[in-house]
Context: one part of a larger RNA
RNA sequence: UUGGGCGUAAAGGGCGUGUAGGUGGAAUAUUAAGUCUUAAGUUUAAGAGCGGUGCUCAACGCCGUAUAUGAUUAAGAAACUAAUAUUCUUGAGUUAAGGAGAGGAAAGCGGAAUUCCCAGUGUAGCGGUGAAAUGCGUAGAGAUUGGGAAGAACACCAGUGGCGAAGGCGGCUUUCUGGACUUAAACUGACACUGAGGCGCGAAAGCCAGGGGAGCGAACGGGAUUAGAUACCCCGGUAGUCCUGGCCGUAAACGAUGGGUACUAGGUGUAGGAGGUAUCGACCCCUUCUGUGCCGGAGUUAACGCAAUAAGUACCCCGCCUGGGGAGUACGGUCGCAAGGCUGAAACUC
Numbered sequence: 001u002u003g004g005g006c007g008u009a010a011a012g013g014g015c016g017u018g019u020a021g022g023u024g025g026a027a028u029a030u031u032a033a034g035u036c037u038u039a040a041g042u043u044u045a046a047g048a049g050c051g052g053u054g055c056u057c058a059a060c061g062c063c064g065u066a067u068a069u070g071a072u073u074a075a076g077a078a079a080c081u082a083a084u085a086u087u088c089u090u091g092a093g094u095u096a097a098g099g100a101g102a103g104g105a106a107a108g109c110g111g112a113a114u115u116c117c118c119a120g121u122g123u124a125g126c127g128g129u130g131a132a133a134u135g136c137g138u139a140g141a142g143a144u145u146g147g148g149a150a151g152a153a154c155a156c157c158a159g160u161g162g163c164g165a166a167g168g169c170g171g172c173u174u175u176c177u178g179g180a181c182u183u184a185a186a187c188u189g190a191c192a193c194u195g196a197g198g199c200g201c202g203a204a205a206g207c208c209a210g211g212g213g214a215g216c217g218a219a220c221g222g223g224a225u226u227a228g229a230u231a232c233c234c235c236g237g238u239a240g241u242c243c244u245g246g247c248c249g250u251a252a253a254c255g256a257u258g259g260g261u262a263c264u265a266g267g268u269g270u271a272g273g274a275g276g277u278a279u280c281g282a283c284c285c286c287u288u289c290u291g292u293g294c295c296g297g298a299g300u301u302a303a304c305g306c307a308a309u310a311a312g313u314a315c316c317c318c319g320c321c322u323g324g325g326g327a328g329u330a331c332g333g334u335c336g337c338a339a340g341g342c343u344g345a346a347a348c349u350c
Base pairs, nucleotide, nucleotide: 003322004321005320006319007304008303012318014201015200016199017198021194022193023192025088026087027086028085029084030083031082033081034080035077036076037075038074039073040072042070049065050064051063052062053061054060091191092188093187094186095184096183097182098181103177104176105175106174107173108172109171110154114150115149116148117147118146119145120144121143125136126135162169163168206247207246208245209244210243211242215241216240220236221235222234223233258317259316260315261314262313263312266295267294268293269292270291271290272289273288274287275286276285299306300305323350324349325348332343333342334341335340
């Protein structure tokens, strides 16, 4: 390289949006670019194939013959791809009516708890641990009652429940706002799928500026433990955690499983709808769509397992892998305030 692969062995981009590109529903007509057929010349010689022949044979040489991919030209075919024109509705979208939801942004409000401050009662302990000590307390702690302040998080409800593309989202109310789902069929008429680059979003930690700072708490100090203890345990405690604006762009960013379409046994839950039967009504029951779980057959897999939410059967598009170490390192480029990110080798070695 041809290939073969990507849940766990190397390998799915963290996620979306979308450009180029690739791929693309049904019908009719036309064209003839791809495609196919026929013919022509061309396709050096040598070689290779076939038939002869010369070296004693062979290798080797010589003669003849047939063939030859490809490109070109001409004539034709019209199924498929393509192009053009017309049409269609099942893909996709719009419309109308609904119910569900921690989807997003902003503003306001609430109660429990914690800590601190003030005041009352009250007296010798409190706290902490395996046991202790550091620590707090007669300058009145801890406990308890009343009042006040502050910041952060929202018990129960709560559920292999819901929503979101992913990251993620949970007190209550209001305003603005995105998406999905169901039913109806009115409208558009292939408007679709994927998507190199690009652009946007992106937990935590970290960075810059300004606020805030109750609790927790890297660093740090102290007490223990220990042979030591730069730890585990305890007492403190700064950054940080919170808010606003900007940066960073990484995670076991995981379902370790890219997106789309179609098809392929069942069983049982659950969430949101719709319809039917029945009924006074509701529940129950049946059917169906969408999502989310468990089990399981065929099939598949190295096995484990997966199994209509596929890791089954196929097609389209993107990303990625190619022995371990060296190494996600060096160098270069590029982005960043920095930390560092992205891209990404080789020598050598086993």
Molecule: small-subunit ribosomal RNA, central domain
Organism: uncultured bacterium